Small-subunit ribosomal RNA, central domain from an uncultured prokaryote, 349 nucleotides, folded computationally. The coordinates come from a structure-prediction model, not an experiment, and the mean pLDDT is 90. The RNAcentral record of the full RNA draws on ENA.
Context: one part of a larger RNA
RNA sequence: CUGGGCGUAAAGCGCGCGUAGGCGGCCUGAUAAGUUGGAUGUGAAAGCCCUGGGCUCAACCUAGGAACUGCAUUUAAAACUGGCUAACUAGAGUAUGGUAGAGGAGAGUGGAAUUUCAGGUGUAGCGGUGAAAUGCGUAGAUAUCUGAAGGAACACCAGUGGCGAAGGCGGCUCUCUGGACCAAUACUGACGCUGAGGUGCGAAAGCGUGGGUAGCAAACGGGAUUAGAUACCCCGGUAGUCCACGCCGUAAACGAUGUCAACUAGCCGUUGGAGGGCUUGUCCCUUUAGUGGCGCAGCUAACGCGAUAAGUUGACCGCCUGGGGAGUACGGCCGCAAGGUUAAAACUC
Numbered sequence: 001c002u003g004g005g006c007g008u009a010a011a012g013c014g015c016g017c018g019u020a021g022g023c024g025g026c027c028u029g030a031u032a033a034g035u036u037g038g039a040u041g042u043g044a045a046a047g048c049c050c051u052g053g054g055c056u057c058a059a060c061c062u063a064g065g066a067a068c069u070g071c072a073u074u075u076a077a078a079a080c081u082g083g084c085u086a087a088c089u090a091g092a093g094u095a096u097g098g099u100a101g102a103g104g105a106g107a108g109u110g111g112a113a114u115u116u117c118a119g120g121u122g123u124a125g126c127g128g129u130g131a132a133a134u135g136c137g138u139a140g141a142u143a144u145c146u147g148a149a150g151g152a153a154c155a156c157c158a159g160u161g162g163c164g165a166a167g168g169c170g171g172c173u174c175u176c177u178g179g180a181c182c183a184a185u186a187c188u189g190a191c192g193c194u195g196a197g198g199u200g201c202g203a204a205a206g207c208g209u210g211g212g213u214a215g216c217a218a219a220c221g222g223g224a225u226u227a228g229a230u231a232c233c234c235c236g237g238u239a240g241u242c243c244a245c246g247c248c249g250u251a252a253a254c255g256a257u258g259u260c261a262a263c264u265a266g267c268c269g270u271u272g273g274a275g276g277g278c279u280u281g282u283c284c285c286u287u288u289a290g291u292g293g294c295g296c297a298g299c300u301a302a303c304g305c306g307a308u309a310a311g312u313u314g315a316c317c318g319c320c321u322g323g324g325g326a327g328u329a330c331g332g333c334c335g336c337a338a339g340g341u342u343a344a345a346a347c348u349c
Base pairs, nucleotide, nucleotide: 004320005319006318007303008302012317014201015200016199017198021194022193023192025088029084031082033081034080035077036076037075038074039073040072041071042070049065050064051063052062053061054060091191092188093187094186095185096183097182098181099180103177104176105175106174107173108172109171110154115149116148117147118146119145120144121143125136126135162169163168206247207246208245209244210243211242215241216240220236221235222234223233258316259315260314261313262312263311266294267293268292269291270290271289272288273287274286275285276284277283278281298305299304322349323348324347331342332341333340334339
């Protein structure tokens, strides 16, 4: 190389966009690069193979044939692939009219609660735990009422509900803005799929500069527990959590399941649309796009998957090849750093 795989055994890049490349609907004509047939030349000899011959046989030697699966030239064919040409509408897209939505960005705004501050009432406790203590409190706490400040998060609604490529997104209002779906027509006419490199986005934590800081809370201090207790429990508490801008680029970034397309029994929910029915209802049917639960065939080592496939196929990419060493060292690239990414070997079982 051929071959086998990737839900859980090793293995799907965290997710998009997209370059090269690979692959690509239906039909007309011509072409003849690929493809196929013929012819010619060449494909040294020896060897291999076949048929003879020579050493008593064999090995060995020798003669002839075949073969040399290739290349070149030429001729012919035109189904398929390719390039060219004319057309098509089923893929893809555009337009028109609707629909749902925590999709994104910015600005504004609301109530509950916690905390703090000020004031009133009021008095000896409060708080905390398994039990306590540290802690707070006669300088008046806790409780309760009124007012104020400030930050963060948005109870109920809330739903295997919705939206988004993924990460993710939830009070309300406005502005800007992306995508999806449905129905009916019209239009473009293959404009498509995938995607090495590349590029963008990318939770949390972390980093830089400046702000902010109510609650929570690594580190840290104290109290307990304990043989000890660098913990679990308690009292405090700083980074951080929040905002702006800039980095980082990783996660059990999970459906542990790449993207796209086609095909393959049914049943029951639910969300968004459209159409229809009558008995007009909290109804039923059809269809379409999602999102769930079962399940036939089939698949699977089993578990399970089962039209949202892990079934049957095709296109393209990524990845795997015993455990440890090791996602480490070295080198490169990236980063302010933390580190990330690419990625071995000795040795060992």